Annotation
A computed fold for an 84-nucleotide RNA from a Syntrophomonadaceae bacterium, annotated as c-di-GMP-I riboswitch aptamer. Its Rfam family is "c-di-GMP-I riboswitch aptamer". Its family is annotated with cyclic-di-GMP binding in the Gene Ontology. The prediction has a mean pLDDT of 82.
This record gives sequence, structure tokens and C1' cells, in this order.
RNA sequence: CGACGAUAAAGGCAAACCGGCUAAAAGGCCGGGACGCAAAGCCAAAGGGUCUUAUUUAAAAUUUAAGAAAGCCUGGCUGCCGAA
Repeated sequence: CGACGAUAAAGGCAAACCGGCUAAAAGGCCGGGACGCAAAGCCAAAGGGUCUUAUUUAAAAUUUAAGAAAGCCUGGCUGCCGAA
């Protein structure tokens, strides 16, 4: 340096659920709470799949429309520690 990931050390994140705010919705944010996580840090304009449909529209959602999730899979970028 690369790969790898421990009953190590120091720290970190936070599912379901509950409360508040917000959005048309999916969802998001804050607080509580921990199922889990070595990238559960970032990227949805890298690909596949998933969710929503207020507005627009003749209708609708195949993306050629708008939005959502990175804790669905693959991929990209960055990063802490160091036993085997």
C1' cells in the first nucleotide's frame, strides 16, 4: 500500500414504535427509543428494482412527467481502527 474484518480500543450511526412539525402523497426534519450496521458516510443525472400521483393531461404512468428512499441489489467517491 492492497485485501480483509476481531467477543480489540476509541468513537459513530439508529429499524420498528411513540410524540411534535412538515408534504397532495411517498416521505422528510426534531426529540425519545434500539432492530441492527465497518461505510447504516455521500451519490437516485451510473444501472436494475421499489414507493407516491397534488399539478399537468383526452387518458395515464411503460419514463418520455414530477417527486421519494442509499437500512433492496449492483456500482462510483470518501473515511476511523488494526488482531488473525